Overview:
RNAcentral holds the full RNA, with entries from ENA. A computed fold for a 678-nucleotide part of an RNA from Adlercreutzia muris, annotated as large-subunit ribosomal RNA, domain II. It matches the Rfam family "Bacterial large subunit ribosomal RNA". The family has 102 seed sequences and 51,934 matches in Rfam 15.1. The organism belongs to Adlercreutzia, within Bacteria.

[in-house]
Context: one part of a larger RNA
């Protein structure tokens, strides 16, 4: 891992609701007795009900409150016993699962410390005190040599340890091996016997050890501790079908009540939608009288500064400040002299049609997700977060979006090798137009992106110049006063400042740029000629271009590939889904009607509510089987909507079935389930 078996809402008591049965203003017995009996009979104690209200006295279909004959509160409609089912209560209460807590014991054969008594430490080195001799002295101290053999001394085996690396890591080993390493006469190592025990011991102290277990050992018991937590919870079909919200919560992943679901009863249009009418309101927008914000201009109080005056009264100026007023143009969730659309309330009416409401039984839900719209928060970030209001998913399959819970289309009762459609599509992969019309795009734009940039190209508009010749090109001119004045070393059109006139002319600036030290020189504006038809500068707009660098592999069309098979407009045809239609069948509810049908509307579904069934074991009653072959096994093309049920063949070798009821150790794929086998 697989296969087989086992494996989870039970039982008791009392409560409550529904259903059934009996009796009914009543219903019923309990213990016990009798009895073969757990049957039947007896047993009426007791219990429930038949009257309530009030704190009570009390009154009574009423009563209490109260001054009240007013109002209001609570009352005045059949129950009871047993059984079944749902649910909650008390019990382990659907099953498995803690870490822990407490009690009583067992452990110091491991290990820690201690006690008693024994044992062990190759070899080598160093050479303390003391002593002796010699020197030395008045005597000493002291010095030297020898002797001596101290030390938690040195090196290093046994022994004890464990600093480093490799190997080992389902090991040879639940701590080891190889190599190196530390101590090795000591606080040394060790044998044997003994002592200390669980909130206790022991500890050269590490939460370290106390039998491979230690922040509190192990065994058994309380015990099925508790688990607002995780996992699991076994047959079928039919009807309906949620929630992820509010309030409160030592509450936030739990609960209670309400909301939303289902089933029953009551009552019977109250309900939802459309239309019309009438209302309340202060949002969007708008506005600036109010409350505030904020810009320009004008006037300008107060204050400052400067001048004159200065004894007082003062006077003048101001490129300072700037209240306020006027004017122009603005801004606001907590501004409003305005103000919608929706929504909400009410009345009337219409169609569909079975909703709303009340009471009662039973729930589940309290982690929501994305998307459109209106907002808060955030950074007008987030697959962010928090509200509101729709949708979808959740609990929804099918078609489209390449793939893709939440997007688009559309809501799957079953069957069909039938039809017509939606979204989306119609060159090939791949069903259907290599279809038709008119334009656009040349960028593979399409098939990612901004500020910004550009004689890309299409459409529209307004405008200047132009056959009295424009634009471009070419030829020629582009002058004089004058080197304008100033400045300056110089300044002559062209460093800079000021002015920017006049003349001749077809035209020519006191000069557009290059240039010179300054001049010079080139050129432009402007003019004429040549040429001969458009040309210049703008505005709006369609589609394109650049801007454009990323990490496994083309990789920003699903692919091939496409110049349409791209984009825009408008029309036609076709494809395309479990939607719709057709044909056949099943089933629910309602109405006719009374399992015989017809009509209408339905039949996606998690949590969950309700209904109807299948099967297993045993029991009662009845029936029918079996050595002429029971159960069980294997095979099988049959029946049923399903759980399931037959028949036949074969195996097997002794029991077993059907009908109607009853009772349950009643259904297995999951629980890191348990046991066995392979």
């Nucleotide at each position: 891992a697989c296969c087989g078996g086992c494996g989870a809402g039970u039982u008791a008591u009392g409560a409550u609701a529904u259903c059934g049965u009996g009796c009914g203003a009543g219903g019923u017995u309990a213990a016990g007795g009798u009895g073969a009996a757990g049957a039947g009979c007896c047993g009426g104690a007791g219990c429930c009900g038949a009257a309530g209200c009030g704190a009570a006295a009390g009154c009574g279909a009423g009563u209490c409150u109260u001054a009240a004959u007013a109002g209001g509160g609570c009352g005045a409609a059949a129950g009871u016993a047993c059984g079944a089912u749902g649910u909650g209560a008390u019990a382990g209460a659907c099953c498995c699962g803690a870490a822990a807590c407490c009690g009583u014991g067992u452990g110091a054969u491991c290990u820690a410390g201690c006690c008693a008594u024994g044992g062990c430490c190759a070899g080598g080195u160093u050479g303390a005190a003391g002593u002796u001799c010699a020197g030395g002295u008045g005597a000493a101290a002291c010095u030297g040599a020898a002797u001596g053999g101290a030390g938690g001394a040195c090196c290093g085996a046994a022994c004890c340890g464990a600093c480093c690396c490799c190997c080992g890591u389902u090991g040879a080993a639940a701590a080891g091996u190889u190599g190196g390493c530390g101590g090795a006469u000591g606080a040394g190592c060790u044998g044997u016997g003994g002592c200390u025990a669980g909130g206790g011991g022991a500890g050269a102290a590490a939460u370290u050890c106390c039998a491979a277990u230690c922040g509190a050992a192990c065994a058994c018991g309380g015990a099925g501790a508790u688990a607002g937590c995780u996992g699991g919870u076994u047959c079928u079909c039919c009807c309906c079908g949620a929630a992820a919200u509010a309030g409160c919560u030592u509450u936030a992943g739990g609960g209670c009540u309400a909301g939303c679901g289902u089933c029953g009863c009551a009552g019977g249009a109250a309900g939802g939608c459309g239309c019309a009418u009438g209302g309340a309101g202060g949002u969007a927008g708008a506005g600036c009288a109010c409350u505030g914000a904020a810009u320009g201009u004008a006037c300008g109080a107060u204050g400052g500064c400067c001048c004159c005056a200065u004894c007082c009264c003062g006077g003048g100026g101001u490129a300072c400040u700037g209240a306020g007023u006027a004017u122009a143009a603005u801004c606001a969730a907590a501004c409003u002299g305005c103000g919608a659309a929706u929504g909400c309330c009410a009345u009337g009416u219409g169609a569909a049609g079975a909703u709303a409401u009340g009471c009662g039984g039973c729930a589940g839900u309290c982690a929501g997700a994305c998307u459109g719209u209106g907002g808060g928060u955030g950074a007008u970030a987030a697959g962010g977060u928090c509200c509101a209001u729709g949708g979808u998913c959740a609990a929804g399959a099918g078609g489209g979006a390449a793939a893709c819970a939440g997007c688009c289309c559309a809501g799957a009762c079953c069957g069909c090798c039938a039809g017509a459609u939606a979204a989306g599509g119609u060159c090939c992969c791949a069903a259907a137009a290599u279809g038709a019309u008119u334009g656009c795009u040349a960028a593979g734009u399409g098939g990612a992106a901004a500020a910004g940039g550009a004689u890309g190209u299409g459409g529209g508009g307004a405008u200047g110049c132009a056959c009295a010749g424009a634009c471009a090109a070419c030829u020629a001119g582009g002058a004089g006063g004058u080197u304008g004045g100033c400045u300056c070393a110089g300044a002559a059109g062209c460093a800079g400042c000021c002015a920017c006139c006049c003349u001749u002319g077809a035209a020519a600036g006191a000069g557009u740029g290059c240039g010179u030290a300054a001049c010079a020189g080139c050129u432009c504006a402007c003019u004429a000629g040549u040429c001969g038809a458009g040309u210049g500068a703008c505005c709006c707009u369609g589609c394109g271009c650049c801007g454009a660098a990323a990490a496994u592999g083309u990789a920003c069309c699903g692919g091939g590939g496409c110049u349409a098979a791209g984009c825009a407009a408008a029309a036609u045809a076709c494809c395309g889904a479990a939607g719709c239609u057709g044909c056949g069948g099943a089933u629910u509810u309602a109405g006719u009607a009374a399992c015989a049908a017809c009509u209408a509307a339905g039949u996606g579904g998690u949590a969950g509510g309700g209904g109807a069934g299948c099967g297993u074991u045993c029991c009662a009653u009845g029936a029918a089987c079996g050595g002429a072959g029971a159960a069980g096994g294997u095979g099988u093309a049959c029946c049923g909507a399903g759980a399931g049920g037959a028949g036949c063949a074969u195996u097997g070798g002794a029991g077993a079935u059907c009908a109607u009821g009853g009772a349950a150790g009643u259904g297995a794929g999951a629980a890191u389930g348990c046991c066995g086998g392979u």